[in-house]
RNA sequence: CUUAUCAAGAGUGGUGGAGGAAACAGGUCCUAUGAAACCCGGCAACCUGAAAGUCAAGGUGCUAAAUCCUGCGGUAUUAUUUCCGGAAGAUGAG
Repeated sequence: CUUAUCAAGAGUGGUGGAGGAAACAGGUCCUAUGAAACCCGGCAACCUGAAAGUCAAGGUGCUAAAUCCUGCGGUAUUAUUUCCGGAAGAUGAG
């Protein structure tokens, strides 16, 4: 850079010990009833594999809240706001 997906699903575990929800801004949340990180467990089925409407062995990924919400454009609305798309981002494959 191209392409697919992003409202489903997954813990009363161990270590750890103060932050975390990508970055910036604004919100809103999670967290000493224990954050991040690591281990274990689990979920899922993108790639590989196999005895192939399936399985879950291998490579990733994921495991609060829609990608937590908004940011740009459009439709409807007095407005709040709703819906659609975009941007940015995440993950797989190339």
Molecule: SAM riboswitch aptamer (S box leader)
Organism: uncultured Ruminococcus sp.